Context: one part of a larger RNA
RNA sequence: ACCUCGUUAAGGAACUCUGCAAUCUAGUCCCGUAACUUCGGAAGAAGGGAUGCCCACUUUUAGUGGGUCGCAGUGAAAGGGGACAACCGACUGUUUAUCAAAAACACAGCAUUGUGCCAAGACGAAAGUCCAAGUAUACGAUGUGACACGUGACCAAUGCGGAAAGAUUAAGGCAAGGGGUUAGCCGCAAGGCGAAGCUCUGAACCUAAGUCCCCGUGAAUGUCGGCCGUAACUAUAACGGUCCUAAGGUAGCGAAAUUCCUUGUCGGGUAAGUUCCGACCUGCACGAAUCGUGUAACGAGUUGUCCGCUGUCUCAACGAGGGGCUCA
Numbered sequence: 001a002c003c004u005c006g007u008u009a010a011g012g013a014a015c016u017c018u019g020c021a022a023u024c025u026a027g028u029c030c031c032g033u034a035a036c037u038u039c040g041g042a043a044g045a046a047g048g049g050a051u052g053c054c055c056a057c058u059u060u061u062a063g064u065g066g067g068u069c070g071c072a073g074u075g076a077a078a079g080g081g082g083a084c085a086a087c088c089g090a091c092u093g094u095u096u097a098u099c100a101a102a103a104a105c106a107c108a109g110c111a112u113u114g115u116g117c118c119a120a121g122a123c124g125a126a127a128g129u130c131c132a133a134g135u136a137u138a139c140g141a142u143g144u145g146a147c148a149c150g151u152g153a154c155c156a157a158u159g160c161g162g163a164a165a166g167a168u169u170a171a172g173g174c175a176a177g178g179g180g181u182u183a184g185c186c187g188c189a190a191g192g193c194g195a196a197g198c199u200c201u202g203a204a205c206c207u208a209a210g211u212c213c214c215c216g217u218g219a220a221u222g223u224c225g226g227c228c229g230u231a232a233c234u235a236u237a238a239c240g241g242u243c244c245u246a247a248g249g250u251a252g253c254g255a256a257a258u259u260c261c262u263u264g265u266c267g268g269g270u271a272a273g274u275u276c277c278g279a280c281c282u283g284c285a286c287g288a289a290u291c292g293u294g295u296a297a298c299g300a301g302u303u304g305u306c307c308g309c310u311g312u313c314u315c316a317a318c319g320a321g322g323g324g325c326u327c328a
Stems, first nucleotide, its partner, number of pairs: 002322007010314002014312001019309001027051005036041001038146001052068007069073001081307007088299002093105002109144007121130003147294004152224003157221002159217004166212003172206002177201005184193003225243005252286001253283001264280005
């Protein structure tokens, strides 16, 4: 020097990605307790005081009065630091056994869809079984995810549902026709014709679902424009024109877990703030159940700030134990 502890002048986060780590706090009783809120909470909020022993009394696990010791009375051990603000997820829960506990999963609630029972769905060549000894207030599938307020436009594409008029359409059926073979016939020959049977093929016609066509459907997969001009300062454009589209993003939110330019601009906080909070809107590239916006409570979640506190640091020092070293 190392490991695990203990103490520390003055300062008190200046350390650092970050108060990581370690202090502080702590039990019980009394007083007292804000915003906000779903009226339950928040809350042990915060912030104060008391705490041992002896005696007396009383309504005797307690209280009142008196006395007394210590630096210290929950005298050891065990045993909340607190506040403010923002984001995400409502919550308790679950998860990567062995680098991730979370904002991921689940969740109650909401919605859509399938299923009438020998149910749908699933496993299984099958028998059979689960669902279920259940029966639409049930069961399966999908999405969303408490609650509050909401959930806009588009059915052109894709999907799904429906309808059946027309077009198209397979195997198959029926089968016109054609080819091969050859008994036979003709021929001097070469060769030609050629029935039946067998065989190769085969038009037209008949014919399903599907597809085309038509209609519907968004809490189905999804999508939700461009250019130009215009107001009596300027600027901007309520307004107008035009092109395209299935329709051109509504409410709400917005430099956001989304903003490239960007440390945007303004305000707040600091002596000084790429982070943070509040606004603005020029949204590269938010947006409404791949939910939008809020939200009390909750969180070993993320971010910023403050109080307290401290060896994190200025800046290190000393001590204890362990291990190590030497000898046996």
Molecule: large-subunit ribosomal RNA, domain IV
Organism: Verrucomicrobiaceae bacterium